The RNA shown here (transfer RNA) has 72 nucleotides and comes from Slackia heliotrinireducens. The organism belongs to Slackia, within Bacteria. Its mean pLDDT, the model's own confidence on a scale to 100, is 81. It matches the Rfam family "tRNA". It is annotated as a transfer RNA.
RNA sequence: GGGCCGUUAGCUCAAUGGCAGAGCAGGUGCCUUUUAAGCACACGGCUGCAGGUUCGAGUCCUGCACGGCCCA
Numbered sequence: 001g002g003g004c005c006g007u008u009a010g011c012u013c014a015a016u017g018g019c020a021g022a023g024c025a026g027g028u029g030c031c032u033u034u035u036a037a038g039c040a041c042a043c044g045g046c047u048g049c050a051g052g053u054u055c056g057a058g059u060c061c062u063g064c065a066c067g068g069c070c071c072a
Stems, first nucleotide, its partner, number of pairs: 001071007010024004018055001027041004048064005
């Protein structure tokens, strides 16, 4: 230098172009002899950045950044 893959909640990951979710962690409450386990509730997101297409983009297109793999 070239090619491919990835980037979404604190972490691990989902999400046919049509309301952004789950598990775990953390918070509050219940239960319990109890700090554990169990149960309930709520919280937590500029979907890496900048543009484009579209009535509508996490999803499609372009560029950039970061990480990984391969080639040179």